[in-house]
RNA sequence: CUCAUCCAGAGAGGUGGAGGGACCGGCCCUGAGAAACCUCGGCAACCGCUGAUAAUCAUCGGCAGGUGCCAAAUCCGGCAGAAACUACCUGUUUCUGGAAGAUGAG
Numbered sequence: 001c002u003c004a005u006c007c008a009g010a011g012a013g014g015u016g017g018a019g020g021g022a023c024c025g026g027c028c029c030u031g032a033g034a035a036a037c038c039u040c041g042g043c044a045a046c047c048g049c050u051g052a053u054a055a056u057c058a059u060c061g062g063c064a065g066g067u068g069c070c071a072a073a074u075c076c077g078g079c080a081g082a083a084a085c086u087a088c089c090u091g092u093u094u095c096u097g098g099a100a101g102a103u104g105a106g
Base pairs, nucleotide, nucleotide: 001106002105003104004103005102006101011040012039013038014037015036019029020028021027023078024077025076026075041070042069043068046066047065048063049062050061051060052059053058074100079097080096081095082094083093084092085091
């Protein structure tokens, strides 16, 4: 850089000792113990292996070797458009698309 996915799912113990949820705003989590590290456990099925069908790359399964993940939808919004409501602020709500980010594969 490209492609795919992101409203599902899954935590205990030990060390540690104040932060964490990417960024900004909001809203949350946290001394009834944050981050980080370790151990054990779990979830899922992107890659991998594999069965059946199929027949040109697709559908439905199985396993769990390589990753990943285990508060809240990627926690919500951020940019653009549409609709409705409201006119005191150009505000609120909903929908669609995007941006950014995360993970995998190349």
Predicted 3D model of a 106-nucleotide RNA (SAM riboswitch aptamer (S box leader)) from a soil metagenome.